[in-house]
Parts: sequence; structure tokens; C1' cells
RNA sequence: AACUUAUCAAGAGCGGUGGAGGGACUGGUCCGAUGAAACCCGGCAACCUGCGUGUAUUCGUAAGGUGCUACUUCCAGCAAAAUGCGCUCAUUUUGAGAGAUAAGGA
Repeated sequence: AACUUAUCAAGAGCGGUGGAGGGACUGGUCCGAUGAAACCCGGCAACCUGCGUGUAUUCGUAAGGUGCUACUUCCAGCAAAAUGCGCUCAUUUUGAGAGAUAAGGA
């Protein structure tokens, strides 16, 4: 890298270092010297573990392992349906795909 399951509309700093890039990919579009990435601190959450509780695939806690901390996973990217009739188009909805995170198995 690939496989399985779950989740992805909530939440989280006017801090320090750092210096130009960043939001997976493509297109769009945003963010960025009023300071990007990255690191540190702080914070959020509660997937796994721990602890307490329970009949319970529960509830609580937040010590340990991760994760997250602009924008719905920023929007679309494939298919179907509905509506519009300017129909190889537009809008909306649903599903898939892709991606991210956790846990698991090999």
C1' cells in the first nucleotide's frame, strides 16, 4: 500500500517559535506578511485502554494510546430520481466512489 467495521452539519486560542505556503487528488473557490506549513504550549472530543456504575452494544470520568482544533470531508468530480423545458443544460434529493480518523484481522 491493500482488507473489515464504525463515524465524518457539533466542538476547540486575539499564546510562543517559525518564516511561504495551505485547504488529500483534479477543477472551482477560499485562507495566508493584519503572518501559511511545521514544531511547542493551550483547548476540543470520547474511537481504544483504564477507573467508577449497570441486566445491558449503558452512563460517567478524562489518567494512558490516538485524533482533531477556517470554510459540511469548503463545493463538485460517478449514478439514479424529481422539478424546470433554454434538456449531452440547471437546481434539489438520494446512493455510490474517493478521502480522513479510530479499532480490528492478516
The prediction has a mean pLDDT of 81. Predicted 3D model of a 106-nucleotide RNA (SAM riboswitch aptamer (S box leader)) from Bacillus glycinifermentans. RNAcentral holds the sequence, with entries from Ribocentre. Its Rfam family is "SAM riboswitch aptamer (S box leader)". Rfam describes the family as follows. The SAM riboswitch is found upstream of a number of genes which code for proteins involved in methionine or cysteine biosynthesis in Gram-positive bacteria. Its family is annotated with regulation of gene expression in the Gene Ontology.